Model confidence (mean pLDDT): 84 of 100.
This is a predicted structure of a 74-nucleotide RNA (transfer RNA) from a Methanobacteriota archaeon.
[in-house]
């Protein structure tokens, strides 16, 4: 220095192909339940969707640049 892949809740990942209300699990709070704990049950609270432009009525999805993280190839 080239290619190809990846970056979304504290953690681990779905959605991205074909644009249209940002999920799941675990984990965290509260409250039931217990003598207490665990376990379960309710309901919550936590996302500039790495980052900056663009396209569009609308972009986590598309397009182009940067970053950073893995591979590989020199």
């Nucleotide at each position: 220095g080239g290619g190809c892949a990846c970056a979304u809740a504290g953690a681990u990942c779905a959605g991205c192909u074909c644009g249209g209300a940002a999920g799941a699990u675990c984990g965290c709070u509260g409250c039931c339940u217990u003598c207490g704990c665990a376990a379960g049950g309710c309901a919550g609270a936590g996302g500039c969707c790495g980052c900056g432009g663009g396209u569009u009525c609308a972009a986590a999805u598309c397009c182009c640049g940067c970053u950073g993280u893995g591979u590989c190839c020199a």

Lineage of the source: Archaea > Methanobacteriati > Methanobacteriota.